This is a predicted structure of a 73-nucleotide RNA (transfer RNA) from a Gemmataceae bacterium.
RNA sequence: GGGGGCGUAGCUCAACUGGGAGAGCACUAGCUUUGCAAGCUAGGGGUUGCCGGUUCGACCCCGGUCGCCUCCA
Repeated sequence: GGGGGCGUAGCUCAACUGGGAGAGCACUAGCUUUGCAAGCUAGGGGUUGCCGGUUCGACCCCGGUCGCCUCCA
């Protein structure tokens, strides 16, 4: 330098042909306990890497760009 893949909550990951952004763990509060842990209940947390485009509507399609992984040189 070129090919391919990935980027979504603090972490690990979903989102089925474009139509509600979610789960587990973690975190906070309450219950429970002498206390801690575990357990139960409730809750907070996201510009879907960034910019632009297509569309009535984009995590999903298109272009550019940044970062990471991998292959080739």
It matches the Rfam family "tRNA".
The prediction has a mean pLDDT of 81.